[in-house]
RNA sequence: UACUCAUCGAGAGUGGCGGAGGGAACAGGCCCUGCGAAGCCACGGCAACCGCCGAUACCGAUCGGAAAGGUGCCAAUUCCUGCUCCGGAUGAUCCGGAGAAAGAUGAGAA
Numbered sequence: 001u002a003c004u005c006a007u008c009g010a011g012a013g014u015g016g017c018g019g020a021g022g023g024a025a026c027a028g029g030c031c032c033u034g035c036g037a038a039g040c041c042a043c044g045g046c047a048a049c050c051g052c053c054g055a056u057a058c059c060g061a062u063c064g065g066a067a068a069g070g071u072g073c074c075a076a077u078u079c080c081u082g083c084u085c086c087g088g089a090u091g092a093u094c095c096g097g098a099g100a101a102a103g104a105u106g107a108g109a110a
């Protein structure tokens, strides 16, 4: 890097360095930001994917538990929309629902 599976309306920040951008990419919108963005470091926290423990069960799972291990995460639903379908309203812009695509994270396999 591409593939498979699962999840994505919950949750959780302070300090130091740093200096003007950031919210994945493109477009539009809407936000955050010199009351200090990105990034890096330290400490803290959230969650429970893997792993761990117990039960059911019997080879593949389900339920429960802990949070010392491997990751992840700590503004806004993955910030919202973009493509398809369904429903509703309007002169028009539009509103609601389902799905897809894209993306993120974990696990697996090459």
Stems, first nucleotide, its partner, number of pairs: 003108006013043005021032003026082004044074003049070002052065005078102001083099006